RNA sequence: UCACCCCGGUCGGGAGAGCCACCGCCGCAGCCAGCGUCGGGGCGCCGAAGGAGCAACCUCCCCGGAAUCUCUCAGGCAAACGGACCGCCCGGGGAGG
Repeated sequence: UCACCCCGGUCGGGAGAGCCACCGCCGCAGCCAGCGUCGGGGCGCCGAAGGAGCAACCUCCCCGGAAUCUCUCAGGCAAACGGACCGCCCGGGGAGG
């Protein structure tokens, strides 16, 4: 100096599924009817915060670890927020050529 691995951070990208119906408060409107925010519980649905389960595999055996698979407790189903994961950059650490 170059590259590799791990952790953290800034920025950027980042999917899916009812802004369903009912009830209530408030506001608009106000004849009927309707619109919007919030709250409540209900059914339906999603899967990429987190969590849990199994497993290829690590490894010949025990223990242990382990997913983008599975479950849906939590979370989510207009926008916003969040978001596994990916990329550039920065910082720290590791072990080498």
A computed fold for a 97-nucleotide RNA from an Ilumatobacteraceae bacterium, annotated as Glycine riboswitch aptamer. Its Rfam family is "Glycine riboswitch aptamer". Its family is annotated with glycine biosynthetic process in the Gene Ontology.